Predicted 3D model of a 74-nucleotide RNA (transfer RNA) from Haliscomenobacter sp. The source organism's lineage runs through Bacteria, Bacteroidota, Saprospirales, Haliscomenobacteraceae and Haliscomenobacter. RNAcentral holds the sequence, with entries from ENA. It matches the Rfam family "tRNA". Gene Ontology term of the family: triplet codon-amino acid adaptor activity. By type it is a transfer RNA. Rfam describes the family as follows. Transfer RNA (tRNA) molecules are approximately 80 nucleotides in length.
RNA sequence: GGGCCUUUAACUCAGCCGGUUAGAGUGCCGCACUCAUAAUGCGAGAGUCGGGGGUUCGAGUCCCUCAAGGCCCA
Numbered sequence: 001g002g003g004c005c006u007u008u009a010a011c012u013c014a015g016c017c018g019g020u021u022a023g024a025g026u027g028c029c030g031c032a033c034u035c036a037u038a039a040u041g042c043g044a045g046a047g048u049c050g051g052g053g054g055u056u057c058g059a060g061u062c063c064c065u066c067a068a069g070g071c072c073c074a
Base pairs, nucleotide, nucleotide: 001073002072003071004070005069006068007067010026011025012024013023019057029043030042031041032040050066051065052064053063054062
């Protein structure tokens, strides 16, 4: 220098061909249970979907660009 992949909640990840309200598990918090703790059950909260721009009636999803991480080639 060239090419490819990844980036979504505190963490690990899903999200099909663009279409309601953006989800799961773990963790944190509250409650129940217990003499108490753990385990278990219930509930609640937590996200500018890496940043910016574009296409579209509508974008996590498509296009452009930038950034970070990883892999391959030279």